[in-house]
Source information
The part of an RNA shown here (large-subunit ribosomal RNA, domain IV) has 343 nucleotides and comes from a Bacteroidales bacterium. RNAcentral holds the full RNA, with entries from ENA. The coordinates come from a structure-prediction model, not an experiment, and the mean pLDDT is 80. NCBI's taxonomy places the organism under Bacteria, Pseudomonadati, Bacteroidota, Bacteroidia, Bacteroidales. It matches the Rfam family "Bacterial large subunit ribosomal RNA".

Context: one part of a larger RNA
RNA sequence: AUUUCGUUAAGGAACUAGGCAAACAAGCGGCCGUAAGUUAGCGAUAAGGCCUGGCUGUCUGUUUACAGAUGGCCCGCAGUGAAAGUAUGCUUGGCGACUGUUUACCAAAAACACAGAUCCCUGCGAACUCGUAAGAGGAUGUAUAGGGGUUGAUACCUGUCCGAUGCCAGAAGGUGAAAAGUGACUGUCUAUUAAUCGCAAGAUUGAUAGGCUGCGCGCUCUAAGCCCUGGUCAAUGACAGCGAUAACUAUAAUCGUUCUAAGGUAGCGUAAUUCCUUGUCGGGUAAGUUCCGACGCGCAUGAAUGGUAUAACGACUAAGCAACUGUCUCAACGAAAUGCUCG
Numbered sequence: 001a002u003u004u005c006g007u008u009a010a011g012g013a014a015c016u017a018g019g020c021a022a023a024c025a026a027g028c029g030g031c032c033g034u035a036a037g038u039u040a041g042c043g044a045u046a047a048g049g050c051c052u053g054g055c056u057g058u059c060u061g062u063u064u065a066c067a068g069a070u071g072g073c074c075c076g077c078a079g080u081g082a083a084a085g086u087a088u089g090c091u092u093g094g095c096g097a098c099u100g101u102u103u104a105c106c107a108a109a110a111a112c113a114c115a116g117a118u119c120c121c122u123g124c125g126a127a128c129u130c131g132u133a134a135g136a137g138g139a140u141g142u143a144u145a146g147g148g149g150u151u152g153a154u155a156c157c158u159g160u161c162c163g164a165u166g167c168c169a170g171a172a173g174g175u176g177a178a179a180a181g182u183g184a185c186u187g188u189c190u191a192u193u194a195a196u197c198g199c200a201a202g203a204u205u206g207a208u209a210g211g212c213u214g215c216g217c218g219c220u221c222u223a224a225g226c227c228c229u230g231g232u233c234a235a236u237g238a239c240a241g242c243g244a245u246a247a248c249u250a251u252a253a254u255c256g257u258u259c260u261a262a263g264g265u266a267g268c269g270u271a272a273u274u275c276c277u278u279g280u281c282g283g284g285u286a287a288g289u290u291c292c293g294a295c296g297c298g299c300a301u302g303a304a305u306g307g308u309a310u311a312a313c314g315a316c317u318a319a320g321c322a323a324c325u326g327u328c329u330c331a332a333c334g335a336a337a338u339g340c341u342c343g
Stems, first nucleotide, its partner, number of pairs: 001338008010329002014327001019324001029051004037042001039153001053074009075079001088322007095314002100112002116151007128137003154309004159239003164236002166232005173227003180220004185214001187212011240258005267301001268298001279295005
C1' cells in the first nucleotide's frame, strides 16, 4: 500500500445516477390484534402489542388431564439459553395477469411461454413435415381431432373503410403456351412437261405431281393465369383540409365548400408514446427537470401490430415514508493475509 474483516463521538442518506454497499429489525413458538382493496380464494405471519427458565403455595374452570389467576423462592451475561437455517416493513404509480422460460461465459427483463380468445386449412392414403423414392411422423389419432397465423388470465369492450395489396368464389367477354390441324412460302431431290439457245450432245428459265426441309411464317382450336365480376379487415393496411358563424370577449353546438374507399368511434392521454417541455393547475418538500392527481389542438394515442380497468404475483421499474446505519459530514483505530521498503 492493497485485500478481507471488526469497532466508532455527534449527526443520520447531507453520499450517490440510484440507500450501490453496509447496517438495523424480525427470527416458521404462544396470546392478542390486523386496514384499504378484492376475482371473496386472498391481502395476512398485513401492520402493531405482549410473553417465554427452574422449584413451590393458594384459588378457579367438573376430581384428573389441561388451562388460567395470584403469591413466594432460586440461578445465570443470557430462560425459543446450543448449533445451523430462516423475511426489513409501509404507501403510491408503470409494465407484465399468474407458476414458469431465456442470451452456457457482460443482458433474467416490460422479452419468450402460458391458460383463455379468434381466424385459416384438413373427411383420412387428411392437411402439414422429413425423404429422390420406398417409406416415416401426424396417429395405432378422426373435426370436442390435427396443423398453421395473430392475440395473450379475468372484467367491460373491440368503432368506420373492400379504393389498393392479399386470399376466397365466379364465369359472359378480352388476352392467352405447347401440342394438334390447316394454308402459303424457303431450299433441295425425283418424275413428267413447256419455252428459249444449240447441227447434235446438252444448257438455261419455268409449269405440274410427289418426297424431304426450316432455332421459319400465317390461320383455326385452346388450359391455368392476368384483365374482369363479387365477397372478405381478430387479412396486409387506412382512418382529411379550408372558410364562416351565438347580444362583451373568447369559443363554436351550427353552416358552407373541396377531396376521399372511409375520414379516428368508445376509451385513454405531456403517456415506456409530447418536439415545443422543467407545458399549466393542484399535492407532497424549507426548496421537487423526477413522482402522484387533473387539464388536452394527441409534433407523431386508440381498439386482438388489441383499447381501458384490474385483486393476487414480480431477484422488474419509478416516487415517497419509517427503521437503520462509516454511503456521507470526515475520518480514526484495531486484526489477519499479501506485496514493497528498510534493518